[in-house]
Context: one part of a larger RNA
RNA sequence: GGACGAACGCUGGCGGCGUGCCUAACACAUGCAUGUCGAACGGGGUCAGCCCCUUCGGGGACUGACUUAGUGGCGAACGGGUGAGUAACGCGUGAGAAACCUGCCUUUCAGUGGGGGACAACAGUUGGAAACGACUGCUAAUACCGCAUAAUGUUAUUUGAGGGCAUCCUCGGAUAACCAAAGCUUUAUGUGCUGAAAGAUGGUCUCGCGUCUGAUUAGCUAGAUGGCGGGGUAACGGCCCACCAUGGCGACGAUCAGUAGCCGGUCUGAGAGGAUGAACGGCCACAUUGGGACUGAGAUACGGCCCAGACUCCUACGGGAGGCAGCAGUGGGGAAUAUUGGGCAAUGGGGGAAACCCUGACCCAGCAACGCCGCGUGAAGGAAGAAGGCCUUCGGGUUGUAAACUUCUUUUAGCAGGGACGAAGAACGUGACGGUACCUGCAGAAAAAGCAACGGCUAACUACGUGCCAGCAGCCGCGGUAAUACGUAGGUUGCAAGCGUUGUCC
Numbered sequence: 001g002g003a004c005g006a007a008c009g010c011u012g013g014c015g016g017c018g019u020g021c022c023u024a025a026c027a028c029a030u031g032c033a034u035g036u037c038g039a040a041c042g043g044g045g046u047c048a049g050c051c052c053c054u055u056c057g058g059g060g061a062c063u064g065a066c067u068u069a070g071u072g073g074c075g076a077a078c079g080g081g082u083g084a085g086u087a088a089c090g091c092g093u094g095a096g097a098a099a100c101c102u103g104c105c106u107u108u109c110a111g112u113g114g115g116g117g118a119c120a121a122c123a124g125u126u127g128g129a130a131a132c133g134a135c136u137g138c139u140a141a142u143a144c145c146g147c148a149u150a151a152u153g154u155u156a157u158u159u160g161a162g163g164g165c166a167u168c169c170u171c172g173g174a175u176a177a178c179c180a181a182a183g184c185u186u187u188a189u190g191u192g193c194u195g196a197a198a199g200a201u202g203g204u205c206u207c208g209c210g211u212c213u214g215a216u217u218a219g220c221u222a223g224a225u226g227g228c229g230g231g232g233u234a235a236c237g238g239c240c241c242a243c244c245a246u247g248g249c250g251a252c253g254a255u256c257a258g259u260a261g262c263c264g265g266u267c268u269g270a271g272a273g274g275a276u277g278a279a280c281g282g283c284c285a286c287a288u289u290g291g292g293a294c295u296g297a298g299a300u301a302c303g304g305c306c307c308a309g310a311c312u313c314c315u316a317c318g319g320g321a322g323g324c325a326g327c328a329g330u331g332g333g334g335a336a337u338a339u340u341g342g343g344c345a346a347u348g349g350g351g352g353a354a355a356c357c358c359u360g361a362c363c364c365a366g367c368a369a370c371g372c373c374g375c376g377u378g379a380a381g382g383a384a385g386a387a388g389g390c391c392u393u394c395g396g397g398u399u400g401u402a403a404a405c406u407u408c409u410u411u412u413a414g415c416a417g418g419g420a421c422g423a424a425g426a427a428c429g430u431g432a433c434g435g436u437a438c439c440u441g442c443a444g445a446a447a448a449a450g451c452a453a454c455g456g457c458u459a460a461c462u463a464c465g466u467g468c469c470a471g472c473a474g475c476c477g478c479g480g481u482a483a484u485a486c487g488u489a490g491g492u493u494g495c496a497a498g499c500g501u502u503g504u505c506c
Base pairs, nucleotide, nucleotide: 001506002505003504004503006502007501008500009499010498013375014374015373016372017371018370019368020367021333026331027330028329030328031327032326035074036073037072040071041070043068044067045066046065047064048063049062051060052059053058081286082285083284090211091210092209093208094207095206096205097204100203101202105199106198107197108196109195110194111193112192113147115145116144122137123136124135125134126133127132153178154177155176156175157174158173159172160171161170162169163168183191184190185188212258213257214256219249220248221247224246225245226244227243229241230240231239261283262282263281264280265276266275267274268273288309289308290307291306292305311322312321313320314319339365341364342363343362347361348359349358350357351356378408379407380406381405388399389398390397391396412447414442415441416440417439418438422433450495451494452493453492454491455476456475457474461490462489463488464487465486471478472477
């Protein structure tokens, strides 16, 4: 000198764009943050129409619209948060999988036949304070289960050709066994469902290289290193198991200890490098602590389940409920960090045929000079060089064209009128922001300047007070009676809606 997610002191006009718990991965009141589909299904409710019965109160059947607790489907594994752990194939980069999976989506081929038994809802009985159950009976389906059909599928046997990278891979033929389906509707080039092949997307695994400090950590290791056989997995593998062998790593730093999420990037620097990893993007890990599996195409399953621990709450004391490192917000900690706001209008996501519904993702608004950028606080003229202040050698000098005064202008702020783009290429409709931006008009210089420094480094000096006191100070150093160094005043210098101080990095 530059930089900052900064803080503190004094001061503070406006706008645009950004940014905002770095500390306690501390505890959390309250609200919201993941639903949707009636064009899968039976039932219930409301309304309307029509028909039947009626004791005139009403009851029942059918049709249609709307709605919905339950069964079922898809989603909930995305999106959002945090950085505790992790020195690791975690990340970065480059290869490999002849060892793998992939719902929805795209393309192609083939199919969608015929049956069955249940369980919710519901009704009845019943337990419990509650949470939540238990029993009996009825019922539908795109829920569940057999059967048929069966290949370019799977498995086994066999055979031909080609290739390679050791295990092998690819293509073709034959035989045998096995495996599937679901319908719906507003009826059409509809949409679903099943099998197969390919693609795309997403994931999984392996390897080379790179990735902080300490030797005042020198030896470490028993599933440990390898083999054979098996189990398990989507898949390779001590991943796991039985048996066998005794290996494997290490001064090219193993092991141990400390610290730390990694990167694109960011800051600085001429560069090499050093420091850093907030915001935005990619990957990883975590979701009160520890463990476990289930479901599923996919799970570390934040707003799923089970068990244990700590904590909080309810209780009829028998037993139950909870998890903000989602968005706001509260307490606490701290030098320190915001609203319990508006909207789904846009972009995107989930569901749905659609209308549409949900979306604290997101888009906006609010607060904060926290940062960057822009603008303003007036302009021109004006010497009686006014008054006042300060200094003075008492002559004057300086503040100073500064003010007053004259003539103008009106940015911004203010008031009034008009008023968007963002909306999605034709029509209608749809805007939270927002009557915002912007345009026009009006009034009036009107409403808008501070902070630090002035001994040298370092731009800028005098007076008074104080008297080694009070104090200053980044370094050198000032102060003990004439202090340009302390305090105040006048003046000056620098920067300016900021200025200075502190902290950290280069």

This is a predicted structure of a 506-nucleotide part of an RNA (small-subunit ribosomal RNA, 5' domain) from an uncultured bacterium. Rfam family: Bacterial small subunit ribosomal RNA. Model confidence (mean pLDDT): 85 of 100.